[in-house]
Context: one part of a larger RNA
Molecule: small-subunit ribosomal RNA, 5' domain
Organism: Plastoroseomonas hellenica
RNA sequence: GAGCGAACGCUGGCGGCAUGCCUAACACAUGCAAGUCGCGCGGCCAGCAAUGGCAGCGGCGGACGGGUGCGUAACGCGUAGGAACAUGUCCAGAGGUGGGGGACAACCCCGGGAAACUGGGGCUAAUACCGCAUAUGGGCUGAGGCCCAAAGCCGUAAGGCGCCUUUGGAGUGGCCUGCGUCCGAUUAGCUUGUUGGUGGGGUAAUGGCCUACCAAGGCGACGAUCGGUAGCUGGUCUGAGAGGACGAUCAGCCACACUGGGACUGAGACACGGCCCAGACUCCUACGGGAGGCAGCAGUGGGGAAUAUUGGACAAUGGGCGCAAGCCUGAUCCAGCAAUGCCGCGUGGGUGAAGAAGGUCUUCGGAUUGUAAAGCCCUUUCGACAGGGACGAUGAUGACGGUACCUGUAGAAGAAGCCCCGGCUAACUUCGUGCCAGCAGCCGCGGUAAUACGAAGGGGGCUAGCGUUGCUC
Numbered sequence: 001g002a003g004c005g006a007a008c009g010c011u012g013g014c015g016g017c018a019u020g021c022c023u024a025a026c027a028c029a030u031g032c033a034a035g036u037c038g039c040g041c042g043g044c045c046a047g048c049a050a051u052g053g054c055a056g057c058g059g060c061g062g063a064c065g066g067g068u069g070c071g072u073a074a075c076g077c078g079u080a081g082g083a084a085c086a087u088g089u090c091c092a093g094a095g096g097u098g099g100g101g102g103a104c105a106a107c108c109c110c111g112g113g114a115a116a117c118u119g120g121g122g123c124u125a126a127u128a129c130c131g132c133a134u135a136u137g138g139g140c141u142g143a144g145g146c147c148c149a150a151a152g153c154c155g156u157a158a159g160g161c162g163c164c165u166u167u168g169g170a171g172u173g174g175c176c177u178g179c180g181u182c183c184g185a186u187u188a189g190c191u192u193g194u195u196g197g198u199g200g201g202g203u204a205a206u207g208g209c210c211u212a213c214c215a216a217g218g219c220g221a222c223g224a225u226c227g228g229u230a231g232c233u234g235g236u237c238u239g240a241g242a243g244g245a246c247g248a249u250c251a252g253c254c255a256c257a258c259u260g261g262g263a264c265u266g267a268g269a270c271a272c273g274g275c276c277c278a279g280a281c282u283c284c285u286a287c288g289g290g291a292g293g294c295a296g297c298a299g300u301g302g303g304g305a306a307u308a309u310u311g312g313a314c315a316a317u318g319g320g321c322g323c324a325a326g327c328c329u330g331a332u333c334c335a336g337c338a339a340u341g342c343c344g345c346g347u348g349g350g351u352g353a354a355g356a357a358g359g360u361c362u363u364c365g366g367a368u369u370g371u372a373a374a375g376c377c378c379u380u381u382c383g384a385c386a387g388g389g390a391c392g393a394u395g396a397u398g399a400c401g402g403u404a405c406c407u408g409u410a411g412a413a414g415a416a417g418c419c420c421c422g423g424c425u426a427a428c429u430u431c432g433u434g435c436c437a438g439c440a441g442c443c444g445c446g447g448u449a450a451u452a453c454g455a456a457g458g459g460g461g462c463u464a465g466c467g468u469u470g471c472u473c
Base pairs, nucleotide, nucleotide: 001473002472003471004470006469007468008467009466010465013345014344015343016342017341018340019338020337021303026301027300028299030298031297032296035060036059037058040057041056043054044053045052046051067256068255069254076181077180078179079178080177081176082175085173086172087171090169091168092167093166094165095164096163097162098132100130101129107122108121109120110119111118112117137148138147139146140145152161153160154159182228183227184226189219190218191217194216195215196214197213198212199211200210201209231253232252233251234250235246236245237244238243258279259278260277261276262275281292282291283290284289309335311334312333313332317331318329319328320327321326348378349377350376351375358369359368360367361366382414384409385408386407387406388405392400417462418461419460420459421458422443423442424441428457429456430455431454432453438445439444
């Protein structure tokens, strides 16, 4: 000098655009944040009916979106490759959709429980479940053969939406490898599923991933192992560059969801607002037993130098479901708060010498504040008030919002501070104080004339900011 997710002190007019728990991955009251489909199905309720509502069975979604950075020095990430894989929905192609069966909720009846909830009996539907048939095709094979499907709904109809098998694609994901990826040797040896092989198991798939047996290997001063620290990257800051430091916001990847473990369902999870077990904590309880998980958006306590509203809307963009109408969406779009940052604007312009008054200094002559003020002549940005009033929405639909913007009215009217003035470093005098009180980034000032402390006048710098502190280059 530049920079900051800053904080603190003094001060503070407006707008635009950004940004806003860096600390306790501390604990959380309350509300909301993931539902949807009646064009899959039976029922119950309301209604004369049309129709509407409700839970249940069933389907799709809850694996996305949103948060956080605990852990992780690792194929985690980055980059360049690889082979032994999977893939709901979507796109393109081929073929099929025949005929049967038995249940379980809801409902009814009877019970248990304080509650959460739950047991028994009976009835019933389906795009729920199970055989059979068929097999373009697919799988297995000892090449003979064996095995594998399906669901209907809407519509007067045409037709539409589906369902099953299979091939290819798109996109996505899993796996493997080369190289790169912080500090410590006051960590020098580490390793027994360890390293490799064979058989088997397991997986979508390769593989000690697992297992039995066999061999005795594998890694390491090119730093293994151990310890510390840390999410990684695109990038950000600085610097002429090389480099150094960092990894907020935005984007990609990873990890996590009270702590630890586990699987279930599913195309996909070992699953933030799913399940089970254990633990700590909080809450309810009739003491038998139960309920919960904000590192979602707001908000509370706590910690801290420090970081916002328990706001509006689905209008737009996007997502889920639905044929659709539509419903849901704290994603998102907006608004609120904060000079936290960047950018822009304003706090007036011209004229005005009796160089007014006052202040300060003075050699008492004057000098300075100073065209500064007053006065006179103008203007009206911003703000205020009044009227009109969008784009964003190709037809309808606008939270923002009576906002932006435009027009009009009044009036200089409502709008300047902060730091510094010994040298470095731009800017000097007077008074007070008297090694005191104090200043200070370094050198150093202060012990009776202090340009260095405090005040004043004057001056310098920056300006809605200015200084200080912290951190980086």